RNA sequence: GGGGCCGUAGUCUAGCUUGGUAGGAUUGGCGGUUCGGGGCCGUCAGGCCGGAGUUCGAAUCUCCGCGGCCCCA
Numbered sequence: 001g002g003g004g005c006c007g008u009a010g011u012c013u014a015g016c017u018u019g020g021u022a023g024g025a026u027u028g029g030c031g032g033u034u035c036g037g038g039g040c041c042g043u044c045a046g047g048c049c050g051g052a053g054u055u056c057g058a059a060u061c062u063c064c065g066c067g068g069c070c071c072c073a
Base pairs, nucleotide, nucleotide: 001072002071003070004069005068006067007066010026011025012024013023020056028044029043030042031041032040033039049065050064051063052062053061
């Protein structure tokens, strides 16, 4: 220098193919259960890597970047 794959809560991950409310687990806050703790149950908070474009509507499609991994040179 060229090519491929990937990027979603603090952490792990579904959804992307087929555009229409962003879901689960864990962690954390509060509450319930208990004499108390643990466990369990309920509830709340927390996220689409950045920008632009297409569209009525973008996590999803297109382009340009940024970052990570791999291959070629």
Model confidence (mean pLDDT): 83 of 100. This is a predicted structure of a 73-nucleotide RNA (transfer RNA) from a Candidatus Woesearchaeota archaeon. Taxonomically the source falls in Candidatus Woesearchaeota (Archaea, Nanobdellati). Its Rfam family is "tRNA". It is annotated as a transfer RNA.